[in-house]
Context: one part of a larger RNA
């Protein structure tokens, strides 16, 4: 490298943004680098092929042709790339008018709960399990009535809802802000897609610096249970859970399914938002386009499970990444680079073994 893979067999980067690259709508008009065709040189000779000749044949040897798919220069074309010129809207972006939403960051505040503190009533037990005990309690405890104070979280509504590029986001108000959807005009006119490096985000656990600490709860204690029991299970309980600012940079980060875009049931059925029409009980209905978001399901494709307009269909187009020159182990490990306060992390082998 060719060729064939990547939902579950080996393979889709944890997601964005973008640089080089690659690839790229319609349309005039020119160039002629690609491209086609054509001559012209060259392309040793021997070998392969073909006809033929000599050695009795053969193999050898020999004579001629083809062939050497090539490389150079020269002519011509001028329909695909492509260059250069002008135009165009159907691809892309703006502007104007409308819509939903847990999208983000600040601040602010609210009401159940919980513990904990003080006071009241009260008296002997609470707790807590399969059954116990550790534990709490006559120095008044559970329970119960007021009051106060602290921290995290947001019951019902809640949904195969909704919104972000993912990770993820749910009380309620404000302020600041990104994006997306749909109707219709107007504007730019290719401004598009993808994206090695690179650069931003990126759960929970950990790190470090300074605050917080109700509740939960690793590590620890002592109690069960058990032969044991560094556990399941009780009671307790530090780190963490939370904040603010910096660090890691990894997950079954999954739809195990890389982005874009065309087409294929104008196939069925729920649901989210717009729009447009109808009709009017003004609250929904029903039909038609869109964007989404689920259950099926032709037709294809699949080892098969299964997927099927939200494709794993299309001998679809463009682009990147990783896999495969047996397979399980060794090993995502050991050296070395780079990154990181460290914990590791990324990149990534080999001997040896079945």
């Nucleotide at each position: 490298a060719u060729g064939g893979g990547c939902g579950u067999a080996a393979a889709g980067c944890c997601c964005g943004c973008g640089u080089a690259g690659g690839u790229g709508g319609u349309u005039u008009u020119u160039u002629a680098a690609c491209u086609u065709g054509g001559a012209u040189g060259u392309g040793a000779a021997a070998g392969c092929c073909c006809u033929g000749g000599g050695c009795u044949c053969a193999a050898c040897c020999u004579a001629g042709g083809a062939a050497c798919u090539g490389c150079a220069u020269c002519c011509a074309a001028a329909a695909c790339u492509a260059g250069a010129u002008g135009a165009c809207u159907a691809g892309a972006a703006u502007a104007c008018g409308a819509a939903g939403g847990a999208g983000g960051g600040a601040a602010g505040u609210a009401g159940a709960a919980u513990u904990c503190a003080c006071a009241g009533u009260g008296u002997a037990g609470c707790u807590g399990a399969g059954g116990a005990a550790u534990g709490c309690a006559u120095a008044g405890a559970u329970a119960u009535u007021g009051u106060g104070a602290a921290g995290a979280a947001u019951a019902c509504c809640c949904a195969u809802g909704g919104c972000g590029a993912a990770c993820g986001c749910u009380c309620c108000u404000u302020c600041c802000u990104g994006g997306u959807u749909c109707u219709g005009u107007a504007c730019u006119g290719a401004c598009a897609c993808u994206g090695a490096g690179g650069u931003g985000a990126g759960a929970a656990a950990g790190c470090g610096u300074g605050g917080g600490u109700a509740g939960g709860g690793a590590a620890c204690a002592g109690g069960a249970a058990g032969a044991g029991a560094u556990a399941c299970c009780a009671u307790g309980g530090u780190c963490c859970u939370c904040c603010a600012c910096g660090c890691c940079g990894u997950a079954a980060a999954u739809g195990a399914u890389g982005a874009c875009a065309a087409c294929u049931a104008u196939g069925c059925u729920g649901u989210u938002g717009c729009u447009c029409a109808c009709a009017c009980u003004a609250g929904a209905u029903c039909u038609c386009u869109c964007a989404g978001u689920g259950g099926c399901g032709c037709a294809g494709c699949u080892a098969a499970c299964g997927c099927u307009u939200u494709c794993a269909g299309c001998c679809u187009g463009u682009c990147c990444g990783g896999c495969c020159u047996g397979g399980g182990g060794g090993a995502g490990u050991a050296c070395g680079g780079c990154c990181g306060c460290a914990a590791g992390g990324u990149u990534a082998a080999a001997a040896c073994u079945c």
This is a predicted structure of a 354-nucleotide part of an RNA (small-subunit ribosomal RNA, central domain) from an uncultured marine eukaryote. The full RNA is in RNAcentral, with records from ENA and SILVA.